[in-house]
RNA sequence: GAGUGGGACCGGGGGUGUCCGGCAUCGGCCGGGCUGAGAUCAUACCCCUCGAACCUGACCUGGAUCAUGCCAGCGAAGGGAGGCACCAUGAAGUCCGU
Numbered sequence: 001g002a003g004u005g006g007g008a009c010c011g012g013g014g015g016u017g018u019c020c021g022g023c024a025u026c027g028g029c030c031g032g033g034c035u036g037a038g039a040u041c042a043u044a045c046c047c048c049u050c051g052a053a054c055c056u057g058a059c060c061u062g063g064a065u066c067a068u069g070c071c072a073g074c075g076a077a078g079g080g081a082g083g084c085a086c087c088a089u090g091a092a093g094u095c096c097g098u
Stems, first nucleotide, its partner, number of pairs: 003089004009083002011048004016042001017034007054079003060073004
C1' cells in the first nucleotide's frame, strides 16, 4: 500500500396500509384485529450507489384473505439519498537490513 471487513461520528433519503366497533357528520378521531423492521411523530424503524429503504409502472396480473402490496410476478425495467477519518486484514510494487 489497492482491495476487503467492522463499528462509530456527522449528514441525508423514506413509508405509515387494511378490516371491525364507537364517536363525529361527511374533514376526521379513538380503541381493537392482520401482515411487517416500522402502520403518522414512533423522534422510533429501515435505507444511503456493494443502493428492492422507497417511488413509477399500478385503480397492473395471478393466488390467498374478513380485508389489504398479504404472497408471487412485474424486476437482469426505470428512478432513488454519502463523507472524510479510525480499527483489522492486506495484492502488485517500493524502501531498508542480511